[in-house]
Predicted 3D model of a 1468-nucleotide RNA (small-subunit ribosomal RNA) from a metagenome.
Its Rfam family is "Bacterial small subunit ribosomal RNA".
The RNAcentral record of the sequence draws on SILVA.
Its mean pLDDT, the model's own confidence on a scale to 100, is 81.
RNA sequence: UUUGAUCCUAGCUCAGGAUGAACGCUGGCGGCGUGGAUAAGGCAUGCAAGUCGAGUGGGUUUAGACCCACGGCAGACGAGGUAGUAAUAUGUAGGUAUGUACCCCAAAGUCGGGCAUAACUAGCCGAAAGGUUAGAUAAUUCUCGAUAGUCUCUUCGGAGUAAAGAUUUAUCGCUUUGGGAACAGCCUGCACAGUAUCAGCUAGUUGGUAGGGUAACGGCCUACCAAGGCUAUGACGCUUAGGGGACCUGAGAGGGUGACCCCCACCGAUGGAACUGAGACACGGUCCAUACACCUACGGGUGGCCGCAGUCGAGAAUCUUCCGCAAUGGACGCAAGUCUGACGGAGCGACGCCGCGUGAUGGAUGAAGUCCUUUGGGAUGUAAACAUCUUUUGGGAGGGAGAAAGUUAUUGAUAGUACCUCCAGAAUAAGAGGUUGCUAAACUCGUGCCAGCAGCAGCGGUAAUACGAGUGCCUCAAGCGUUAUCCGGAAUUAUUGGGCGUAAAGGGUGUGUAGGCGGUUCUAUUAGUCUUCUGUAAAAUUCUUCGGCUUAACCGGGGACUUGCAGAGGAAACGGUAGAACUUGAGGAUGCGAGGGGUUUGCGGAACUCAUAGUGUAGGGGUGAAAUCCGUUGAUAUUAUGGGGAACACCAAAAGCGAAGGCAGCAAACUGGCGCACUCCUGACGCUGAAACACGAAAGCGUGGGUAGCGAAUGGGAUUAGAUACCCCAGUAGUCCACGCCCUAAACGAUCUUCUCUGGUUUUUCGGAGUAUCGACCCUCUGAGAGACGAAGCUAACGCGUUAAGAGAAGCGCCUGGGUAGUACGGCCGCAAGGCUAAAACUCAAAGGAAUAGACGGGGACUUGCACAAGCAGUGGACCAUGUGGUUUAAUUCGUCGGUAAACGAAGAACCUUACCAAGAUUUGAAACCUAGUUGAAGACGAGCAGAAACGUUCGUCGCCGCAAGGCAAUUAGGCAGGUGAUGCAUGGCCGUCGUCAGUUCGUGGUUUGAAUUGUUCCCUUAAGUGGGGUAACGAACGCAACCCUCGUUGCCUGUUAUAUAUGUCAGGCGAGACUGCCCAGCCUUCUGCGCAUAAAUCGUAUGAUUUGUGAAUAGGAGGCUGGGAGGAAGGUGAGGAUGACGCCAGGUCAGCAUGUCCCUCUGAUAUCUUGGGCUACACACGUGGUAUAAUCGCAUUUACAACGCGUCGCGACGGGGUAACCCUGAGCCAAUCGUUAGAAAGAAUGCGCCAGUUCGGAUUGAGGUCUGCAACUCGACCUCAUGAAGCCAGAAUUGCUAGUAAUCGCAGGUCAGCACACUGCGGUGAAUACGUUCUCAAGUCUUGUACUCACCGCCCGUCAACUCAAGGGAGCUGGGAGUGCCCGAAGUCUCAUGUAUGUGGGCCUAAGGCAAGCUCAGUGACAGGGAGUAAGUCGUAACAAGGCACGGGUAGCGGAAGCUGCUCGUG
Repeated sequence: UUUGAUCCUAGCUCAGGAUGAACGCUGGCGGCGUGGAUAAGGCAUGCAAGUCGAGUGGGUUUAGACCCACGGCAGACGAGGUAGUAAUAUGUAGGUAUGUACCCCAAAGUCGGGCAUAACUAGCCGAAAGGUUAGAUAAUUCUCGAUAGUCUCUUCGGAGUAAAGAUUUAUCGCUUUGGGAACAGCCUGCACAGUAUCAGCUAGUUGGUAGGGUAACGGCCUACCAAGGCUAUGACGCUUAGGGGACCUGAGAGGGUGACCCCCACCGAUGGAACUGAGACACGGUCCAUACACCUACGGGUGGCCGCAGUCGAGAAUCUUCCGCAAUGGACGCAAGUCUGACGGAGCGACGCCGCGUGAUGGAUGAAGUCCUUUGGGAUGUAAACAUCUUUUGGGAGGGAGAAAGUUAUUGAUAGUACCUCCAGAAUAAGAGGUUGCUAAACUCGUGCCAGCAGCAGCGGUAAUACGAGUGCCUCAAGCGUUAUCCGGAAUUAUUGGGCGUAAAGGGUGUGUAGGCGGUUCUAUUAGUCUUCUGUAAAAUUCUUCGGCUUAACCGGGGACUUGCAGAGGAAACGGUAGAACUUGAGGAUGCGAGGGGUUUGCGGAACUCAUAGUGUAGGGGUGAAAUCCGUUGAUAUUAUGGGGAACACCAAAAGCGAAGGCAGCAAACUGGCGCACUCCUGACGCUGAAACACGAAAGCGUGGGUAGCGAAUGGGAUUAGAUACCCCAGUAGUCCACGCCCUAAACGAUCUUCUCUGGUUUUUCGGAGUAUCGACCCUCUGAGAGACGAAGCUAACGCGUUAAGAGAAGCGCCUGGGUAGUACGGCCGCAAGGCUAAAACUCAAAGGAAUAGACGGGGACUUGCACAAGCAGUGGACCAUGUGGUUUAAUUCGUCGGUAAACGAAGAACCUUACCAAGAUUUGAAACCUAGUUGAAGACGAGCAGAAACGUUCGUCGCCGCAAGGCAAUUAGGCAGGUGAUGCAUGGCCGUCGUCAGUUCGUGGUUUGAAUUGUUCCCUUAAGUGGGGUAACGAACGCAACCCUCGUUGCCUGUUAUAUAUGUCAGGCGAGACUGCCCAGCCUUCUGCGCAUAAAUCGUAUGAUUUGUGAAUAGGAGGCUGGGAGGAAGGUGAGGAUGACGCCAGGUCAGCAUGUCCCUCUGAUAUCUUGGGCUACACACGUGGUAUAAUCGCAUUUACAACGCGUCGCGACGGGGUAACCCUGAGCCAAUCGUUAGAAAGAAUGCGCCAGUUCGGAUUGAGGUCUGCAACUCGACCUCAUGAAGCCAGAAUUGCUAGUAAUCGCAGGUCAGCACACUGCGGUGAAUACGUUCUCAAGUCUUGUACUCACCGCCCGUCAACUCAAGGGAGCUGGGAGUGCCCGAAGUCUCAUGUAUGUGGGCCUAAGGCAAGCUCAGUGACAGGGAGUAAGUCGUAACAAGGCACGGGUAGCGGAAGCUGCUCGUG
């Protein structure tokens, strides 16, 4: 780090330590260590093993001496490497069939002969390497004889075997034997990697006899005989690997490693072989073969750095072709000595560990610079500068070791080094990584899902503490980081120390082999166990202590440790073994009992279907609705008869039986298991259980039957955008039977088997006992099953809870993140389908369980609302007005877009407004502020000129204030302005919506591991979370209600106006009144009283009495609700308004205002001014309105009744003119006074119109006018005359309204110069209907499911298309490895033959090579299939809600795909 949050499970990741390391940046000194891990790849050059003249011959030389050869010893050590080897290795503990040069001890001996040969000389061959012939010669070379003890063999009589000398002395040698030391050989027990997708291996194999061979045992080898030997405790095979002491890590147990140092093994270009020798099958020896390299005169030769340096190659990567034998050690030698790339040292590399330094002290106005800033300041920072001091280190100069012993002398590579003394001088010396959390340490700028970062989570899309830079800070420090690997954390393989109901995980079930575990008592014994002692466990390492280098690292002395193995002695509790007994575990016998336990056979009735016949007529069937289909050749219906197959209603149940799967009509036969009771018998016979065997639903397969119904596939009809489905009509396999296969399921209680223990209540099945009864029932107890609820306890929770998921024991199976995948490959099984066993590469940081709060559901219950219903009037059709979209345009400015935009912003676009377009102008600007300078004018008005105007220009008139400070104004310059430009997803404010819905929360307390919950749920009630009751809750807050305003009734007071006053209308103020009040009835709850019934207890001989509890009825009181009544103007919140909880929609507005950031503006702009145009366009679509379609009407005339308002740049009367709009005149009024205002209109009365496109309707158009205004052309309103369109009540659909409401009628106001069908108000007339909550919509509460939480506009599955990646298959191709058979067969041992030749020839075995068929492991491969991944592809909608057909498991068929369907099973 999974989630909105929580708990759990689980993986991933980090912090620590380590390294033979490498890389990046950086780098002062010293000490001690360490350094080819890859190609056991190839190597130039030099050196690394010689020595002895006191064994010998010779050559050369003046001499010293040197060289060659024979001979002796050494060369088998030392040094290097880790290829091979899973055991001929190693470690440890033992054993003995053995050997041994040099060394030590002891004993004995050392006599006498002989034959050669190298070097050399001469000749010859060859390029060379080298060879050959002839001749001469010595020895500690070789050889013969003698001697022979304690040597060897032996038949115990005997037989056989040795020597070398050198020398002047001393002495060194030689031979034989015995012993020792040390070393080596061989044998044995135990320990010792992975893999079973390696299960069988083995012919010298296992043993015996004989022989050979060896130092020695042995199939070590050969011949013969026998048929053995190993293996699930893992043989055989394959892969990997030197082993140990030890090293790293860890609390430990463990895990990992095998560098340096030590021990052992093995190897020496590759393979094979022997010789010599005490020792080899031999790194710097020999022979052969092979590959490679070199020389060559082409004939032939030579070589082996895995010794020290060094070189090439490959690689991320690992040093000098150094000095010396002075020390230690080795070889040879009597010795001197020689040799020694062992070793001692130096060099290179920060590769590691350790130590030291890069200065110390003082120094504030906290300098400068830089960074940040809230602009005040803060940080870097005593840091620097500056002053004083010191000199480690580095530099210079001088001195100068120990290591040297032993014997007089000689002898030091390191090294003029360590160390000591002196000198100058802060002088020569700091970086790396990090700074979001984990994790110590933050600010500014740049960038803008770009560039980039990143260990994990993650950061970056214009305010990045996460990128890059700067500054600061943090950590470590001559280093710091990164990468790789190991351990730890990880209890994440769990022995210590985990789990398996739902998270991964119990095998489908049983029987049972091996194995593991096992009741009570006694005796004996002791390989387990415990204890004591002895030996060993090399040293180094580790720990500890003491000591030596100035300290440390490092080194030395002592001790501990080495947990192991072996031997000896002891103990006997437990365990084992052996024996004897027991009965409680287990089993058996006897007697009862229940049961769908199993197999076979027979029988039965209901239903269905078919056939035949009768009756009968037009339909039947089917569905949401239909159709396909059947039927006049007679269906369906009904009756009768007959045939057929399958399944068994009721009983029936949470019931019964079975190991599980599973089992149901009845009867019979055969048969398995179980329970109970009483006694008897056996005597631990038990439990579990890998392997093995048996059984194992449905589907499926094979053969043969059978087939009524149902019914995959299939055909048809519907549905649908499609419908390979859901629905319907048909229908094949199948379902059924017999036999044989298959072997899987959600084969589930998702819970393995057995045993023991641990409170209960209740139901049920089958037994038994007791009481009771004539008997049965009932009741009590006791066994065995099957259920429910629950103590303790457990659990992450849910839940489990004597049928455990509690507490224990034994055994088996299984799990270890998700996907890939129960897949591939291999193996086994199967007729097939397929089953069992069972991975990896790659990919993700999650996947998951339980519970919580929401949201959602084509889930449920309840409630509400003009939500539906009941009504009234409309919209949608016509014309017009207006808004929007679209289109057009130079521009048609902008915003708003379901509800919650669209007569909205806009309470009024001719100019202005105006933001848009065209053209013309201006640039400190049209307006504002500050600073500085200048001036008192700039300028204003009028007229003229050019111009469309802005503006420019000319003429005339006028032209500051204050006592002063100064103010004011203009202009210039500098700051700066300006923006209706962008972002409503940076914001404030305001607003819309859910919704005037009844909700939303808090404190304390309680519950829970926790998120959370309770309260707020429940019952009654309300418009209301309104109120009451109850209650682990008690209180409280914001909402509701009330408080506010208007209307309705009324009392009092005041007031202008009207009128002549009173008085009234009216207006205002202060009040009153209504409420939960009064009366009646009903229902519910509660309390009290009276009596009755009943149960228990007590008392009483008994009737009975007392107490307590329960039940119903009755009377009264209180509370709540409902209905009615009285009074009243008003009756159940009286009506209306204002008032809008927590929140939701990133809802709307940057163009009302404000505002962050960005953008435009020093020549002509996105700013500002002006004229004209546009916002008024017009094929069309939508919204909101107006007027109508007429007679409940229209027109004409007459006539009646309002209210809210408004008015001085105004309302404007009377009068006059005009047909009218309007005009002239101007009384009155700053308004209860005057005006608007008039006649309000609908209404009423009379007349005409008589159902028509009309006397309806008024659009459109023509002409003439009026008014406003600079100006009515684009583009105003009104009047008159004329014209007279569509339209005759409106499709689908849809809106408003529950009373003074809808409908209808007019009036006023705001905006406004003018313009109203819009808006805001006002009054007039004035209805209908509501049964009710089934349905639509919306809302609320509770509950349920959930894979949703960006919350269903969610989530999510599969095909197809595109790209990338890894793995498997694959016709094949290529390469490696280990063998097998056959052929050939070098060198060589052994052997044979031979004319005796350092000879020749043959045989056995064998390396290498060849041929052949396979096995195995890799690489590559056309192609085809699946898997994984990838911001925005296609098709559908499978799953999650009843996901719209509940889902899922198994199986079968089908289909573009998810999927669908059939059969059976599960509830997840």